[in-house]
Context: one part of a larger RNA
Molecule: small-subunit ribosomal RNA, 3' major domain
Organism: Methanoregula sp.
RNA sequence: UGACGGGGGCCCGCACAAGCGGUGGAGUAUGUGGUUUAAUUCGAUGCAACGCGAAGAACCUUACCUGGGUUUGACAUCCCGCGAAUCCCUAUGAAAAUAGGGAGUGCCCUUCGGGGAGCGCGGAGACAGGUGCUGCAUGGCUGUCGUCAGCUCGUGCCGUGAGGUGUUGGGUUAAGUCCCGCAACGAGCGCAACCCUUGUUGCCAGUUGCUACCAGGUAAUGCUGGGCACUCUGGCGAGACUGCCCGGGUCAACCGGGAGGAAGGUGGGGACGACGUCAAGUCAUCAUGGCCCUUACAUCCAGGGCUACACACGUACUACAAUGGCAGGUACAAAGGGUUGCCAAGCCGCGAGGCCGCGCUAAUCCCAGAAAGCCUGUCUCAGUCCGGAUUGCAGUCUGCAACUCGACUGCAUGAAGCUGGAAUCGCUAGUAAUCCCGGAUCAGCAUGCCGGGGUGAAUACGUUCCCGGGCCUUGUACA
Numbered sequence: 001u002g003a004c005g006g007g008g009g010c011c012c013g014c015a016c017a018a019g020c021g022g023u024g025g026a027g028u029a030u031g032u033g034g035u036u037u038a039a040u041u042c043g044a045u046g047c048a049a050c051g052c053g054a055a056g057a058a059c060c061u062u063a064c065c066u067g068g069g070u071u072u073g074a075c076a077u078c079c080c081g082c083g084a085a086u087c088c089c090u091a092u093g094a095a096a097a098u099a100g101g102g103a104g105u106g107c108c109c110u111u112c113g114g115g116g117a118g119c120g121c122g123g124a125g126a127c128a129g130g131u132g133c134u135g136c137a138u139g140g141c142u143g144u145c146g147u148c149a150g151c152u153c154g155u156g157c158c159g160u161g162a163g164g165u166g167u168u169g170g171g172u173u174a175a176g177u178c179c180c181g182c183a184a185c186g187a188g189c190g191c192a193a194c195c196c197u198u199g200u201u202g203c204c205a206g207u208u209g210c211u212a213c214c215a216g217g218u219a220a221u222g223c224u225g226g227g228c229a230c231u232c233u234g235g236c237g238a239g240a241c242u243g244c245c246c247g248g249g250u251c252a253a254c255c256g257g258g259a260g261g262a263a264g265g266u267g268g269g270g271a272c273g274a275c276g277u278c279a280a281g282u283c284a285u286c287a288u289g290g291c292c293c294u295u296a297c298a299u300c301c302a303g304g305g306c307u308a309c310a311c312a313c314g315u316a317c318u319a320c321a322a323u324g325g326c327a328g329g330u331a332c333a334a335a336g337g338g339u340u341g342c343c344a345a346g347c348c349g350c351g352a353g354g355c356c357g358c359g360c361u362a363a364u365c366c367c368a369g370a371a372a373g374c375c376u377g378u379c380u381c382a383g384u385c386c387g388g389a390u391u392g393c394a395g396u397c398u399g400c401a402a403c404u405c406g407a408c409u410g411c412a413u414g415a416a417g418c419u420g421g422a423a424u425c426g427c428u429a430g431u432a433a434u435c436c437c438g439g440a441u442c443a444g445c446a447u448g449c450c451g452g453g454g455u456g457a458a459u460a461c462g463u464u465c466c467c468g469g470g471c472c473u474u475g476u477a478c479a
Stems, first nucleotide, its partner, number of pairs: 001479002003476003007473007015463002019427005026318008034309002042053002064304007073127001077126002079123005086103007107116003129293002132291003138287002140282003143278001145276001150189006156165003169180003195270004200238007209228002213226004241264001244258005320420001324379007336367003341360002346355003386417001391412007433455007
């Protein structure tokens, strides 16, 4: 100087407390451990691995296994020879491929002999190739402490020195935020602000959006012609700064209250992550040193596996019902996506879907029915008209192909489950809870992920205790 303490003081954080809803019990989905296996490819492992890399494992992907092939190679550059490229057919084969046959000639230069570019085949070797090892050789990127308020420097001063001071102290703040004091005076990286979004409003603009007013038209609808006021769209501005008032406070910073205001003391949310820590994670995104393989640890193909199943754990979904289930009627979104695409209307089918086909490169058309809600009816506490696992049969769709191993539909079947032990998680407001909608990936496949809106709470006395953290101080046989 740090680190640590079941030392002290001060102070924060859904840290506890106060509340609401869960997990832990059930079934299923998914990841992991384990076991099994020819293989169940690899990585991630307390917080900070475990719906993680996977924003899509039937083939492909694929890195694994079994079998069948290739050896200048699936891919790059260079040299030589032949042939344009390219297309078609036959045989063998699971395919990869092997063997054979046919059609066919372009471009540039030319002394008409040929040469060249490009592509294909054959050959020789330089080389290719490796998702092989080392994340404890590395770059880059990322997690975490932590959006915690800290981490440092120059000069000066103090100390033999390590180092201290500044950065401590008194207040204050979300903040090393600001004020005051002070052998310190300044400065940098962080904090804050500048950026995006949301909440109010003015101006500009007015189609694809809107419809107050005028007119036309319809069974009805901004449907049509005017119109751009309103809504909205999206660009430029305004607005909030403790600016004003009162009180407190050191005439300070600041704190409490009030006015005005759409908004008030950082208005809400996001992006943004200091010096560093964990030899944290990643050599399998990529890059890269070293090491290793080179008829194989490379490469092509078919099939299988990554989907196994006595078990154990994590994360979710659906429930156990009456604040509910079912049936009928009826209302209101936002944000997105769409031309190898989204697909209206009509018809067929109980349905998944099919047929036909309008419109739309989209504020125009489509996906698109929002659902919870509201109004009726029914069920009356029952393993039930709860719950839907499992299984049988029949189908639909995608795709070369759904056996291993897809999703969905109909009929039948109806399992466990009656609120879950010890323990444990999230959340402080448009939040939790609950209800739908969209998107990426994607041929197909979502209970996952990312986003959107609808409905919309309860509680916080307080900081003794648990966890994590900040500052000062103290002890130490630790560094």